This is a predicted structure of a 73-nucleotide RNA (transfer RNA) from candidate division WWE3 bacterium RIFCSPHIGHO2_01_FULL_42_13. Its mean pLDDT, the model's own confidence on a scale to 100, is 83. Lineage of the source: Bacteria > Bacteria candidate phyla > candidate division WWE3.
RNA sequence: GGGCCGUUAGCUCAGUUGGUAGAGCGCUACAUUCGCAUUGUAGAGGUCGUGGGUUCGAUUCCCACACGGUCCA
Numbered sequence: 001g002g003g004c005c006g007u008u009a010g011c012u013c014a015g016u017u018g019g020u021a022g023a024g025c026g027c028u029a030c031a032u033u034c035g036c037a038u039u040g041u042a043g044a045g046g047u048c049g050u051g052g053g054u055u056c057g058a059u060u061c062c063c064a065c066a067c068g069g070u071c072c073a
């Protein structure tokens, strides 16, 4: 320098014909317990890497860039 893959909640990851985003773990509160753990219920937490484009509408399609992984040189 080039090819491919990835970037979504604190962490690990889902999210198919484009229609205002979810799970598990973790966190908070309550119940349960003498207390902790477990379990149950409820809740908080997200400019979907950045900037443009297409569209009535973009996490999703297109382009550039950034970062990470991998391969080639």
Base pairs, nucleotide, nucleotide: 001072002071003070004069005068006067007066010025011024012023013022019056027043028042029041030040031039049065050064051063052062053061